Background:
A computed fold for a 74-nucleotide RNA from a Bacilli bacterium, annotated as transfer RNA. Its Rfam family is "tRNA". Its family is annotated with triplet codon-amino acid adaptor activity in the Gene Ontology. The family's RNA type in Rfam is transfer RNA. The organism belongs to Bacilli, within Bacteria. The sequence was found in a public genome assembly.

[in-house]
RNA sequence: GGGCUUGUAGCUCAGUUGGUUAGAGCGCACGUCUGAUAAGCGUGAGGUCGAUGGUUCAAAUCCAUCCAGGCCCA
Numbered sequence: 001g002g003g004c005u006u007g008u009a010g011c012u013c014a015g016u017u018g019g020u021u022a023g024a025g026c027g028c029a030c031g032u033c034u035g036a037u038a039a040g041c042g043u044g045a046g047g048u049c050g051a052u053g054g055u056u057c058a059a060a061u062c063c064a065u066c067c068a069g070g071c072c073c074a
Base pairs, nucleotide, nucleotide: 001073002072003071004070005069006068007067010026011025012024013023019057028044029043030042031041032040050066051065052064053063054062
């Protein structure tokens, strides 16, 4: 330098042939339970879906460029 691939909550991930409110588990906070702790149960916070631009009535999802990680070739 070229090709492929991944990027979504603190962590691990789901959601893709555009449209329902952006979700799950773990973790965190509060409450409940207990003599107390853990476990259990309930509630809640936390995201501009890697960045920018484009297409569209509408983009996490499609297109382009860039950034970061991984693999392969040279």